[in-house]
RNA sequence: CGUCGGGCCCUGUGCGGUGCAGACCUGCGAACCCCGUCAGGCCCGGGAGGGAGCAGCGGUAAGUAGGCACCUGCAGGUGCCACAGACCAACCCGGCGGAU
Numbered sequence: 001c002g003u004c005g006g007g008c009c010c011u012g013u014g015c016g017g018u019g020c021a022g023a024c025c026u027g028c029g030a031a032c033c034c035c036g037u038c039a040g041g042c043c044c045g046g047g048a049g050g051g052a053g054c055a056g057c058g059g060u061a062a063g064u065a066g067g068c069a070c071c072u073g074c075a076g077g078u079g080c081c082a083c084a085g086a087c088c089a090a091c092c093c094g095g096c097g098g099a100u
Stems, first nucleotide, its partner, number of pairs: 001097007010085005015079002018075005024067005034059004042051003
């Protein structure tokens, strides 16, 4: 100097990581217009008994606060990762050949 291969760089996919959301878990959570149980009182009944049902108590919905190992979705200035593709101008590494 030539040539070949690889890397860097780019794209996609997978995996991992991170973040967000969902789901899930925990707590709170309805004067009445939710549920259950309904003292007292009320209503029906001759009675036995029956009915509606406030407060209280318990639960739940929307919602809300927190948690979040695992799961689902989404995202990126995510990765000494894997695979595939593209590129190969420069730069880096290596093989081969040539010249001095």
The RNA shown here (Bacterial small signal recognition particle RNA) has 100 nucleotides and comes from an Acidobacteriota bacterium. Rfam family: Bacterial small signal recognition particle RNA. The family's RNA type in Rfam is non-coding RNA gene. From the family's description: The signal recognition particle (SRP) is a universally conserved ribonucleoprotein involved in the co-translational targeting of proteins to membranes. Taxonomically the source falls in Acidobacteriota (Bacteria, Pseudomonadati). It was read from a public genome assembly, where an Rfam model found it.